[in-house]
Molecule: transfer RNA
Organism: Oscillospiraceae bacterium
RNA sequence: GCGUCUGUAGCUCAGUUGGAUAGAGCGUCAGACUCCGACUCUGAAGGCCGCAGGUUCGAUUCCUGUCAGGCGCA
Repeated sequence: GCGUCUGUAGCUCAGUUGGAUAGAGCGUCAGACUCCGACUCUGAAGGCCGCAGGUUCGAUUCCUGUCAGGCGCA
C1' cells in the first nucleotide's frame, strides 16, 4: 500500500434484508430480607449505535469518505 472483518451502556455482547419508545448478562446505586454482611428478590440510573457526509417521508441498518483495532497478501 491492497483486501477483509470488527466498532452499539463502565465491561462482554445481541439486534433489525430501513418503520420510528435500542435490548440482555455482569457491574453501579437505592430498597426489601438479615443482628450485620453475603446470597436472593424488586426498582433505578447509564447509550442519540466510532466520526463526518449522502440517499430517503424515515438510517444503528443502505452508500461514500475517514479514524481505531484484528487477520491475510505485498